[in-house]
Context: one part of a larger RNA
RNA sequence: AGCAAACGGUGGAUGCCUUGGUGCUGAGAGGCGAUGAAGGACGUGGACGGCUGCGAUAAGCCUCGGGGAGCUGCUAAACAAGCUUUGAUCCGGGGAUUUCCGAAUGGGGAAACCCACCUGGGGUAAUGCCUGGGUAUCCAUACCUGAAUACAUAGGGUAUGGAGGCGAACGCAGGGAACUGAAACAUCUAAGUACCUGCAGGAAGAGAAAUCAAUAGAGAUUCCCAAAGUAGCGGCGAGCGAAAUGGGAAUAGCCUAAACCGAUUAUGUGUAAGCCCGCAGGCGUUGCGUAAUCGGGGUCGUGGGGACAGUCCGGAGAGUUCUGCGAAACUCUCGGAGAGUUACAAAAUAUCUGCAUAAGAGAAUGAUCUGGAAAGUUCAGCCAUAGCGGGUGAUAGCCCCGUAUCUGAAAUGUAGGUAUCUCUCUGGGACAGUUACCCGAGUAGCGCGGGGCACGAGAAACCCUGUGCGAAUCAGGGAGGACCAUCUUCCAAGGCUAAAUACUACUCAGUGACCGAUAGUGAACAAGUACCGUGAGGGAAAGGUGAAAAGUACCCCGGAGAGGGGAGUGAAAUAGUACCUGAAACCGUUUGCUU
Numbered sequence: 001a002g003c004a005a006a007c008g009g010u011g012g013a014u015g016c017c018u019u020g021g022u023g024c025u026g027a028g029a030g031g032c033g034a035u036g037a038a039g040g041a042c043g044u045g046g047a048c049g050g051c052u053g054c055g056a057u058a059a060g061c062c063u064c065g066g067g068g069a070g071c072u073g074c075u076a077a078a079c080a081a082g083c084u085u086u087g088a089u090c091c092g093g094g095g096a097u098u099u100c101c102g103a104a105u106g107g108g109g110a111a112a113c114c115c116a117c118c119u120g121g122g123g124u125a126a127u128g129c130c131u132g133g134g135u136a137u138c139c140a141u142a143c144c145u146g147a148a149u150a151c152a153u154a155g156g157g158u159a160u161g162g163a164g165g166c167g168a169a170c171g172c173a174g175g176g177a178a179c180u181g182a183a184a185c186a187u188c189u190a191a192g193u194a195c196c197u198g199c200a201g202g203a204a205g206a207g208a209a210a211u212c213a214a215u216a217g218a219g220a221u222u223c224c225c226a227a228a229g230u231a232g233c234g235g236c237g238a239g240c241g242a243a244a245u246g247g248g249a250a251u252a253g254c255c256u257a258a259a260c261c262g263a264u265u266a267u268g269u270g271u272a273a274g275c276c277c278g279c280a281g282g283c284g285u286u287g288c289g290u291a292a293u294c295g296g297g298g299u300c301g302u303g304g305g306g307a308c309a310g311u312c313c314g315g316a317g318a319g320u321u322c323u324g325c326g327a328a329a330c331u332c333u334c335g336g337a338g339a340g341u342u343a344c345a346a347a348a349u350a351u352c353u354g355c356a357u358a359a360g361a362g363a364a365u366g367a368u369c370u371g372g373a374a375a376g377u378u379c380a381g382c383c384a385u386a387g388c389g390g391g392u393g394a395u396a397g398c399c400c401c402g403u404a405u406c407u408g409a410a411a412u413g414u415a416g417g418u419a420u421c422u423c424u425c426u427g428g429g430a431c432a433g434u435u436a437c438c439c440g441a442g443u444a445g446c447g448c449g450g451g452g453c454a455c456g457a458g459a460a461a462c463c464c465u466g467u468g469c470g471a472a473u474c475a476g477g478g479a480g481g482a483c484c485a486u487c488u489u490c491c492a493a494g495g496c497u498a499a500a501u502a503c504u505a506c507u508c509a510g511u512g513a514c515c516g517a518u519a520g521u522g523a524a525c526a527a528g529u530a531c532c533g534u535g536a537g538g539g540a541a542a543g544g545u546g547a548a549a550a551g552u553a554c555c556c557c558g559g560a561g562a563g564g565g566g567a568g569u570g571a572a573a574u575a576g577u578a579c580c581u582g583a584a585a586c587c588g589u590u591u592g593c594u595u
Base pairs, nucleotide, nucleotide: 001594002593003592004591005590006589007588008587009586015580016544017543020515021514022512023511024510025509026508027507028506029504030503031166032165039101040100041099042055043054044053046079049075050074051073061095062094063093064092065091066090070083071082072081106115107114108113116135117134118133119132120131121130122129137163138162139161140160141159142158143157144156145155170201171199172198173197174196175195181188185235211218212217222249223248224247225246226245232240233239253496254495255494256440260296261295262294263293264292265291266290267289268288269287274283275282277326278325279324280323281322301474303439304438305437306435307434308433310431311430312429313428315334316333317332318331319330320329321328335426336425337424338423339422340421348420349419350418351417352416353415354414355413356412357411359407360406361405365380366379367378369376381398382397383387389401390400391399445469446468447467448466449465450464451463452462455481476491477490478489479488480487531538532537551579554566555565556564557563
């Protein structure tokens, strides 16, 4: 030195564990903010570094409920000083306080700081000082002022209301790549994706046919399954890729513009032409035209509506029209009928019930043996609408917390019902006819240039529109994939609309052939911490004594050490806080063999 065995050191794999993660399901909630948010800075404890909580009333204050014996959060044991059956700590509802920064909003600013003005109060002999409130911008409405410049307008100001910022995904809209694929690359693809911007809601968007279809019909929109990787598009390459129709989910329909009538205002005309009709009286800024606003009317495609005249049906009463009578129209009241707060108009209150935010009741076991410990063994019982789960010195239905089941809210929120309430109808409606007044205009359509449609200019319809031209009103107009005819079908150029659908930052409950500390979140621990970077930003490592600290009194060596030897605790100390198990690499000690 090598080999072997035994015993150690080092090291922290493995096993076991789980306070932490992660996916999904079902409910809830789907926002917070000038009444100052999200997020922070600085403070705040008897002693206080960090975390948590809170805000100069500062681990808290008031109140209403719950609860019932201890309590003064965690790290973190003890001490001090206190609180508490006159109900503390704790849990829940409501309220008060809430420094400074931050949209930050009096002005400024290198965030958490500096400097003001107006006004109320306190204080002073007076100033300084202390303290409450207000003072940003934009928009809307109303009002006050007010230039050049006469009226006016611009501008200025006051009051009231609103907005602003943050937030995970989902949504709609305005912009909009490239890598890549095409085995290169340019049309094409990737992709209307990523990303940027604007705006909104609990969903958004879409939506009641100028839709489809095909000789038969359907009947708003949205979502799913099939149709179908079909028909098609395509340097006919790579690739892209429908619809009708069928089956489901969910269902809900409405309001306007115009014609016509009336009122008000403005303006033009301009003196009787007029004032609903008949008769009589009376009136005269009346009437007529135009425009705007408001009210009635009206909303459709077997075309609808208006106007005109006709037929039929219809509760009561009162009032109005320039006056009286008649007729007609309109308004109101009572009665009757119906509907309603998600659209079709729109608020609120009361009450009842359910739910949410604390909780309460809640069954049933003993012995024996082993053991440090019984929940294990054996014996004998019991409960069960409860044998989900967790804890307890090993594996517990009956020890503890719970679980099944039942009960419960002063207060706040929420859903539903009822009543009050509000609105509508009755007050008009139905039928057939005449008339040709209306039926959404720089629109439809066309030319040129683009874009969207599965559809790349193609035979290219359809939809959108930058630009130029530019219709018709039912004897009308659009569509049916060039175009024309026939036929069919629908009615654009105004608007609203729940549900079925998408998502999950957040709360609760549950669940997993999900992970188990190099895994699972980056983070089971002081984690977005330490640390790195000027900055944007990057970003760790690090869990486990024991049932219980019972965490080794006392003695000895040693530096009043570190560390160790005894002793003691414990089931165990080779469980001693460098602590469960304790692999390998690596380093030793002893013994044997070999050289």

The part of an RNA shown here (large-subunit ribosomal RNA, domain I) has 595 nucleotides and comes from uncultured bacterium zdt-33i5. It matches the Rfam family "Bacterial large subunit ribosomal RNA". Rfam links the family to the GO terms ribosome and structural constituent of ribosome. The prediction has a mean pLDDT of 83. RNAcentral holds the full RNA, with entries from SILVA.